[in-house]
RNA sequence: GCAGGCCUAACACAUGCAAGUCGAACGGAAACAUGUCUAGCUUGCUAGAUGAUGUCGAGUGGCGGACGGGUGAGUAAUACUUAGGAACAUGCCUUUGGGUGGGGGAUAACUAUUGGAAACGAUAGCUAAUACCGCAUAAUGUCUACGGACCAAAGGGGGGAGCUUGCUCCUCUCGCCUAAAGAGUGGCCUAAGCGAGAUUAGCUUGUUGGUGGGGUAAAGGCUCACCAAGGCGACGAUCUCUAGCUGUUCUGAGAGGAAGAUCAGCCACACUGGGACUGAGACACGGCCCAGACUCCUACGGGAGGCAGCAGUGGGGAAUAUUGCACAAUGGAGGAAACUCUGAUGCAGCCAUGCCGCGUGUGUGAAGAAGGCCUUCGGGUUGUAAAGCACUUUCAGUUGUGAGGAAAGCUUGUUGGUUAAUACCCAUCAGGUAUGACGUUAGCAACAGAAGAAGGACCGGCUAACUCCGUGCCAGCAGCCGCGGUAAUACGGAGGGUCCGAGCGUUAAUCGGAAUUACUGGGCGUAAAGCGCACGCAGGCGGUUUGUUAAGCUAGAUGUGAAAGCCCCGGGCUCAACCUGGGAAUAGCAUUUAGAACUGGCAGACUAGAGUCUUGGAGAGGGGAGUGGAAUUCCAGGUGUAGCGGUGAAAUGCGUAGAUAUCUGGAGGAACAUCAGUGGCGAAGGCGACUCCCUGGCCAAAGACUGACACUCAUGUGCGAAAGUGUGGGUAGCGAACAGGAUUAGAUACCCUGGUAGACCACACCGUAAACGAUGAAUGCCAGUCGUCAGGCAGCUUGCUGCUUGGUGACACACCUAACGGAUUAAGCAUUCCGCCUGGGGAGUACGGUCGCAAGAUUAAAACUCAAAGGAAUAGACGGGGGCCCGCACAAGCGGUGGAGCAUGUGGUUUAAUUCGACGCAACGCGCAGAACCUUACCAACCCUUGACAUACUCGUCGUCGGUUCAGAGAUGAACCUUUUAGUUAGGCUGGACGAGAUACAGGUGCUGCAUGGCUGUCGUCAGCUCGUGUCGUGAGAUGUUCGGUUAAGUCCGGCAACGAGCGCAACCCACAUCCUUAGUUGCCAGCAGGUUAAGCUGGGCACUCUAGGGAAACUGCCCGUGAUAAGCGGGAGGAAGGUGUGGAUGACGUCAAGUCCUCAUGGCCCUUACGGGUUGGGCUACACACGUGCUACAAUGGCAGUGACAAUGGGUUAAUCCCAAAAAGCUGUCUCAGUUCGGAUUGAGGUCUGCAACUCGACCCCAUGAAGUCGGAAUCGCUAGUAAUCGCGUAACAGCAUGACGCGGUGAAUACGUUCCCGGGCCUUGUACACACCGCCCGUCACACCAUGGGAGUGGUUCUACCCGACGGCCGUGCGCUAACCUCUUAGGAGGAGGCAGCGGACCACGGUAGG
Repeated sequence: GCAGGCCUAACACAUGCAAGUCGAACGGAAACAUGUCUAGCUUGCUAGAUGAUGUCGAGUGGCGGACGGGUGAGUAAUACUUAGGAACAUGCCUUUGGGUGGGGGAUAACUAUUGGAAACGAUAGCUAAUACCGCAUAAUGUCUACGGACCAAAGGGGGGAGCUUGCUCCUCUCGCCUAAAGAGUGGCCUAAGCGAGAUUAGCUUGUUGGUGGGGUAAAGGCUCACCAAGGCGACGAUCUCUAGCUGUUCUGAGAGGAAGAUCAGCCACACUGGGACUGAGACACGGCCCAGACUCCUACGGGAGGCAGCAGUGGGGAAUAUUGCACAAUGGAGGAAACUCUGAUGCAGCCAUGCCGCGUGUGUGAAGAAGGCCUUCGGGUUGUAAAGCACUUUCAGUUGUGAGGAAAGCUUGUUGGUUAAUACCCAUCAGGUAUGACGUUAGCAACAGAAGAAGGACCGGCUAACUCCGUGCCAGCAGCCGCGGUAAUACGGAGGGUCCGAGCGUUAAUCGGAAUUACUGGGCGUAAAGCGCACGCAGGCGGUUUGUUAAGCUAGAUGUGAAAGCCCCGGGCUCAACCUGGGAAUAGCAUUUAGAACUGGCAGACUAGAGUCUUGGAGAGGGGAGUGGAAUUCCAGGUGUAGCGGUGAAAUGCGUAGAUAUCUGGAGGAACAUCAGUGGCGAAGGCGACUCCCUGGCCAAAGACUGACACUCAUGUGCGAAAGUGUGGGUAGCGAACAGGAUUAGAUACCCUGGUAGACCACACCGUAAACGAUGAAUGCCAGUCGUCAGGCAGCUUGCUGCUUGGUGACACACCUAACGGAUUAAGCAUUCCGCCUGGGGAGUACGGUCGCAAGAUUAAAACUCAAAGGAAUAGACGGGGGCCCGCACAAGCGGUGGAGCAUGUGGUUUAAUUCGACGCAACGCGCAGAACCUUACCAACCCUUGACAUACUCGUCGUCGGUUCAGAGAUGAACCUUUUAGUUAGGCUGGACGAGAUACAGGUGCUGCAUGGCUGUCGUCAGCUCGUGUCGUGAGAUGUUCGGUUAAGUCCGGCAACGAGCGCAACCCACAUCCUUAGUUGCCAGCAGGUUAAGCUGGGCACUCUAGGGAAACUGCCCGUGAUAAGCGGGAGGAAGGUGUGGAUGACGUCAAGUCCUCAUGGCCCUUACGGGUUGGGCUACACACGUGCUACAAUGGCAGUGACAAUGGGUUAAUCCCAAAAAGCUGUCUCAGUUCGGAUUGAGGUCUGCAACUCGACCCCAUGAAGUCGGAAUCGCUAGUAAUCGCGUAACAGCAUGACGCGGUGAAUACGUUCCCGGGCCUUGUACACACCGCCCGUCACACCAUGGGAGUGGUUCUACCCGACGGCCGUGCGCUAACCUCUUAGGAGGAGGCAGCGGACCACGGUAGG
């Protein structure tokens, strides 16, 4: 700048304004002004008169108040939209014809009297009209029986003339009456379109139609009388809920979906309900009457009112503006006009509510300033950003200037028309003149100065934009996923960044994405979804062919589809938004002209669909009647004796009153073994001994006939397992309920003993099932192979083969499918028709309806709640699933633990502290290969603060070191003694050491092993874990790695859409076992020699042992058997050793947030005269108790005493030399079964050693003491050979301390049938609703609350029906009363009539009342 602005209470409204105008229709004159006249006089004032003039209050009359303006309550059709129609009306306007004569009586105003508080009246009298009423005239009008009859009017103004001066005539003009036409407007009718609900299925009596009256402007049941019984409805009537409709608006690719603000068209309404009057037009927003609610006034008698007009107020609400200016423009009403009125309208005010445009500066400017933030401390970033320098002045400000919106009109003249007229009036042209709300307008110019002018949201992903601090599942965020439990890009703050920008976000709403209601454009085997099955009316759909028609269909033309809007091309505001001109378009509707392929209609023909006939065929198809045998039970009788029965085991039960068992005879009911078969039949449910009767369907083969008769099927009808129900029978066995016995924690169950309904029959209900092929019916087409059932044909080698029709199965291609799977019996490719689905739960539930005797069935929601529920497949994990296999896993054995005492570790408790860690296996003789101080991390006390330790700086000294004394618990402090550096460029230099000082820093066994590295444990030395390429699968994934064998082994062989490879296995490494060789001291000593008390002691030798270097040897190599001719396995030979020779080292991918921040390293956090450092003392060693691991024992396989040989590893600084060093078992003797000559705890006294120091708190020795304990409950551990068991020896750390740990050798067993079971593990397979993966998941009750839903005592609203009441009003009737015009009579007073009015009555009817639904 342009637009928009009560979406809620059609809730209530104070105040002002929003509809008046005409004196040129009328009688007039209340107010103002002018003129004239009169009176008083203070000579310009007052009072009066005068309608003469301008004008004009009130009144009569005319036109207009039906337009304009508001709102959307009602209305699902008397509305709206589109297209049509005939039986109408129409003021003002335009055109045309004709007329406008002559009379009458009233009435307001006014005057008088009077009622009332008021509003408002009453009575009497006067008066006018374009007010009212007759008469005349009358067709081009209306009616008509075609003869005829009937119907009107008003005057005013300008000019002129005449005279009876208030009348007549002429003319112009505005009016009036009548008729016709037009334009525009309105009323009525028809068709189609235009919401939801069937848990609303039947509705209707003026209802549907006719005839005849009435009524209307007009068709019509619009109304009334009579007659007929119709009309509407599954193409949704009626009822209920919601809603003004449209042009258009938003969205969308479109089809659609949502909306109906502003603007425009139509409708409806005007406090609520009803009613008419007037009028051309109303049943009337600013009119009337009645009823009701509300408000106000009142003298209590009675009155007044209606903002959903413009402003404005209260209220409601999340929310929506000024009690403004003007009629200047446009438009409207009245008027001849001037003009008046106009909250229509034009403008202004308020609001970032929307759209559009503009500004908040521009250029330069690196010392990359300061400050902020971050940092790896180097720097980075904010950032040319700022400052500084140089410019500009839009907008805002001040001062001025200044368009356009204005032309009609009026007046003067000109030229025409009219006229007797140069008056008047009308028209054309020319000149003059007045009018602006907006408005301090738009625009333009001057002045001054960067001056006056930037915010909002966001920064985890979607989604553009990241860091620090704070917080610590708190505070908080969140559109969805989700974030936050101490390193948060997600919370809050900051810095930085991103996106928009006078706006930015949030909330609410609509469409889209959503193919997520699928017309375009979806589905129904298992995800939601095929009715249990059939028959079948309506409906839908329908074989071949000919002719015709033109409803559908196609094409053209015409009309319409308002304007605005959208789109295109122009134009105007500086641009744009906006405004404006033109065009195009508007998929529709209607009319019309053509066409004839297809669908439909009509007529005809055909036989391939469908059906009929003939001859055969199979069958548990259905119904009825009869018959049969086996078995169970019961009854009777015989034989016979003690049990039977039942179970996992028992018991209840039956039995000495004779069971069970067995034999004979009988009764009765139900069911039909074998045959029997993915065999047969039936629509499905279903159907099974045999015979007869009745009966349905199906199939085959040939022909003949009818001639589309077909398919599907909402509503409907019938059938429909089992269970259940009713009535009456029947009941052998079985058997809900029930009873008893068991089981069990319990056992209202599973098991057992009984047993009623039922099961069976007849009749009648029920109408459901996992009624399943979880697969609707019908038709056609699309590779095959192999079975089977029922037929037929052909061939020949007579029992086979081939072909064919109809059923029923298996596998499988194309194709389909999310996959699984389906696959001529489709879930393939197509067509037709029906049914059904639209996230899970609530729920197939509630309410309502229908059906049922009942049980219940059927139809069938919502509130609320969740973010999933579900399908198929995959890889895991798991299973009281399956298969195969392994392991001291069980079993077979040997020895232990658990009981005792002690040692040691842990828990607990205690304490100033009892430092910390480790917690199933896989913590607990573990970290600790060794706590008296130290260690030491803990506690108490006393001290230090740049520190015990590192680097850097300044100053000083030349030391340090060592020693003495004193104080102190010591650290420490004080005093003293002794002795004094190196290099050198000669410097106050460099290096080193010490002291003092200051600051950066040191230091922390403080926290986090859930921030980490490294290391370690464990599954497990289990045989597994993967990859590349290829192939398969939409994919996750699979294959390989599975399978058949085999192995200790994913070890090897064979096969195989796999072929190879890697980490693991094995081997390579170490030790031991045999041999050879080399070497021969410190080792050895066979032979030779010497020698001693003795000894390889010596010479000598290296042969042997041994040592330690090197080699050899073992590979299923050989043989036999077996296996598949393989891998391998079994046996054997040889050999020191044989099938991995034995032992060790070696630990795949990974799991356990396993363990460790107290080994070390390390992020973050925390402490800094202390959570750091030092010292003394204490504690880690406590002790009611519990557990783990061990030692010693309980004794004779032993204790004690004596004797006693051969070892190995190792250590001692070096040593095969020396030492530690006695090995123990063993042998001999003794003890003789006991708390002992067992056992050694505990305690007393004395010593030794280490060490500054053995009190707390060491080890050992001697003497004495001599507890418990007599082989250990439940439970539980180790071990398969030089092993277990048993015996001693050594070493590390260590001053000292060993029952522990790590090693060493000596003696030296038993057993393994085997894999059912326990535990752990491996492979394959299967199920799964598990995936923090069975220590999983998950169900129900109860407790509490009462948000929602249902029920509910009740309560409110809406609507309908019946009855009562019956306002106003119009209509009808009556009208004793009243009555100007007109008519008649009349003696002039009047009388009568027509007409009208009051009153009365009637039907209709609003509000109201009663009762019911």

This is a predicted structure of a 1413-nucleotide RNA (small-subunit ribosomal RNA) from an uncultured bacterium. Its mean pLDDT, the model's own confidence on a scale to 100, is 83. Its Rfam family is "Bacterial small subunit ribosomal RNA".